[in-house]
RNA sequence: GCGGGAUUAGUACAGUGGCAGUACACUUGCUUCCCAAGCAAGAAACGCGAGUUCAAUUCUCGUAUCCCGCU
Numbered sequence: 001g002c003g004g005g006a007u008u009a010g011u012a013c014a015g016u017g018g019c020a021g022u023a024c025a026c027u028u029g030c031u032u033c034c035c036a037a038g039c040a041a042g043a044a045a046c047g048c049g050a051g052u053u054c055a056a057u058u059c060u061c062g063u064a065u066c067c068c069g070c071u
Base pairs, nucleotide, nucleotide: 001070002069003068004067005066006065007064010024011023012022013021018054026042027041028040029039030038047063048062049061050060051059
């Protein structure tokens, strides 16, 4: 230099053109003498920029970081 892949909540992962989900963690409440466990509720995220579209996390282009391969 070239090609490919990944980027979603604090962490690990799903997801798909029309409301963004699960587990653990966190907060609050219930339970308990207390802790732990359990139960219920809640907050919290689509790497960044542009384009297409009525509508983009999803499609396209660029860019950033990481990983793999080739040279």

The prediction has a mean pLDDT of 82. A computed fold for a 71-nucleotide RNA from an uncultured bacterium, annotated as transfer RNA. The sequence was found in a public genome assembly. It matches the Rfam family "tRNA". The family's RNA type in Rfam is transfer RNA.